[in-house]
């Protein structure tokens, strides 16, 4: 240089173009306990990497760019 993959919550990851974007962990509160741990319940937390385009409608499709990774001579 070329080809391919990934980018979604603090972390690890789901998510068929269609209501309000989710789970586990973490964190906060609460129940339980003499207390802690475990367990249960509730809650906080998001510019879906950026910009533009297609579409009635985009996390999802297309283009360019950015970051990370793999392969290749």
């Nucleotide at each position: 240089g070329c080809u391919c993959c990934u980018u979604u919550a603090a972390c690890u990851c789901a998510g068929u173009g269609g209501u309000a974007a989710g789970a586990g962990u973490u964190c906060g509160g609460u129940u339980c306990u003499u207390a802690u741990a475990c367990a249960g319940c509730c809650g906080c937390g998001g510019u879906c990497c950026u910009u533009g385009g297609u579409u009635c409608g985009a996390a999802u499709c297309c283009a360019a760019g950015a970051a990370g990774g793999a392969g290749u001579a």
The RNA shown here (transfer RNA) has 73 nucleotides and comes from Paenibacillus polymyxa.
It matches the Rfam family "tRNA". It is annotated as a transfer RNA.
Lineage of the source: Bacteria > Bacillati > Caryophanales > Paenibacillaceae > Paenibacillus.